[in-house]
């Protein structure tokens, strides 16, 4: 210098002017002064908690849902850190829903002989057996033919699973021996299972012995095992409380020839009225919940780290769904342009709060490391 | 703000590990003097997008996008 890996930061800056929302102070008020005012994701609402209400004797089981190598961390987590195993990369490093397939059930299309109680299509095969054909030799017969004998071939029965064929996947792999042909049939190495020992908290790793292999894949199919979870959500919930209508209590008037309703009248049916005082629920509305918190920053200490502890320091948005902006100047960056200059400045935007994850994000910066090239 | 459900042909829907389908609609031919009806046939799909599990995904799992519905109190 080129190409990359990992972790982190930033997300235009400063000033003037004009505005917007909250707090505090002043003012009778209008208003004035002062101070604070978006994010790393405020987003998706995918997890976990705080908080609130509801349900419930306690606990456990069952059902349902979730998580899933081991250890640690945390208020908790499906997060994070460290390790183990597997896979990828020359490497730095990256990826893995990573328990159990001899507890059971289910599925494995097409192709293929066979897809799980494994099997035998092509193929390979010795002795013996049944049968057929051809041929050698011999016997008998006029010939046809018949009998005996031997060889070759076909087919049946039988042995085998090495090789071929199918498939995503075929019942350990390679080599040597062995055999009629073959085969863990035997042996060596590798793989796998089991036992013991050693190291490690553990996952696991290593060594020795042993078994001749018995055990295909799928659990992001049902399921088994271990662990976790009561339900709903700030439109949760709590307090104050107007007018009108309606409810209740008490007192007074009325007591059926009355009043009201049934759209008018009559009949019928139903109900009980008027006035006053008081009470409860509760709507509009108002207030709280609502920001001092598992809080931010800094230093030191413990720990490989996640994280924890101590000390110091700071108060830092908050509402109705609505505020958090505009403009000018100078500078910065990018693009265009010979120049003068022009255009542009990522994603996005709080609403009860917090810890994570995921997703979106122009450009710029820092640290550590890897591979290559060149020079010293 | 919070919660729940759903995306398959132009429309309405089924399918839920191994061929992408049905009804209506569209187009062509036949039937009719002409239509309607009827008959025959055809076209039309990245199963919302993107990753993963699996030999294999519309289907199982994650992420993203879009759409729809519900929410206080009393009687």
């Nucleotide at each position: 210098c080129c190409a990359g890996a990992u972790g982190g930061c930033u997300g235009g800056a400063u000033g003037g002017c004009c505005g917007c929302g909250g707090g505090c102070g002043g003012g009778c008020a209008a208003c004035c002064g002062u101070u604070c005012g978006a994010g790393g994701a405020a987003a998706g609402u995918c997890c976990g908690g705080g908080c609130u209400c509801c349900a419930c004797g306690g606990a456990a089981a069952g059902a349902c849902g979730g998580u899933g190598c081991c250890g640690g961390u945390u208020a908790a987590c499906g997060g994070c850190c460290g390790g183990c195993g597997g896979g990828g990369g020359c490497g730095a490093c990256c990826c893995c829903a990573g328990g159990g397939a001899u507890a059971g059930c289910g599925c494995c299309a097409c192709a293929g002989a066979a897809a799980u109680g494994a099997c035998a299509c092509c193929g390979c095969c010795a002795c013996a057996g049944a049968u057929c054909u051809u041929u050698u030799g011999g016997g008998u017969u006029u010939u046809g033919g018949c009998c005996c004998u031997a060889a070759a071939g076909g087919c049946c029965c039988g042995g085998c699973a090495a090789g071929g064929u199918u498939g995503a996947a075929a019942u350990g792999g390679u080599g040597c021996g062995g055999u009629a042909a073959g085969a863990g049939c035997g042996c060596a190495c590798c793989g796998c299972g089991c036992u013991u020992c050693u190291g490690g908290u553990a996952a696991c790793a290593g060594a020795a012995g042993u078994g001749g292999c018995a055990a295909g894949g799928c659990a992001a199919g049902c399921c088994c095992c271990a662990c976790c979870g009561g339900g709903a959500g700030c439109a949760a919930g709590a307090c104050c409380a107007a007018a009108u209508a309606g409810g209740g209590a008490c007192g007074g008037c009325a007591c059926g020839u009355g009043a009201u309703g049934u759209u008018u009248u009559c009949c019928g049916c139903a109900u009980c009225g008027c006035c006053g005082u008081c009470c409860g629920g509760g709507u509009c509305g108002g207030u709280c919940g609502c920001g001092u918190g598992a809080g931010g920053c800094g230093u030191u200490c413990g720990g490989u780290a996640a994280c924890g502890a101590a000390c110091g320091u700071c108060c830092c948005a908050g509402a109705g769904g609505a505020a958090u902006g505009g403009u000018c100047a100078u500078c910065c960056c990018u693009u265009c342009g010979c120049a003068a200059g022009a255009a542009g400045g990522a994603c996005a935007g709080a609403a009860c709060c917090c810890g994570g994850c995921u997703u979106a994000c122009a450009g710029g910066c820092c640290a550590u490391c890897u591979g290559g090239c060149a020079c010293u | 703000g919070c919660g729940u459900u759903c995306u398959u042909a132009g429309c309405u829907c089924a399918g839920c590990g191994g061929g992408a389908g049905a009804g209506c609609g569209u187009c062509g031919c036949c039937u009719u003097g002409a239509c309607a009806u009827g008959g025959c046939g055809a076209a039309g799909g990245c199963c919302g997008c993107u990753g993963g599990u699996u030999c294999g995904a519309u289907c199982c799992c994650g992420g993203c996008a879009g759409a729809a519905c519900g929410c206080c109190c009393c009687a």